């Protein structure tokens, strides 16, 4: 230190199940433990996901279908801010 051990001490927690908020993505709390050394924090660049508003189009009872981020992922890649602990190198 840009490195990271079958180390110590501790953290976090996927899928899946309940509960609850969402139009949906997908959040939030309880179990849960696949994982994880930044699996902390920021949507800044890529990229995914979702379409309730809207706009377009069919249709006619209040519908389908096409676009769209202003939504949502930080446990997709990068890039910022912050930080525990310490063998080897």
């Nucleotide at each position: 230190c840009a490195c990271g051990a079958c180390a110590a001490a501790g953290g976090c927690a996927a899928a899946c199940c309940c509960g609850g908020c969402g139009a949906a993505a997908g959040c939030c709390g309880g179990g849960g433990g696949c994982g994880c050394a930044a699996a902390a924090c920021c949507a800044c660049g890529g990229g995914u996901c979702u379409a309730a508003a809207g706009c377009g189009u069919c249709a006619u009872a209040u519908g389908g279908c096409g676009c769209c981020a202003u939504g949502a992922c930080a446990g997709c890649c990068g890039g910022g801010u912050u930080g525990c602990c310490g063998a080897a190198g």
c-di-GMP-I-GGC riboswitch aptamer from a Bacillota bacterium, 89 nucleotides, folded computationally. The sequence was found by an Rfam model in a public genome assembly.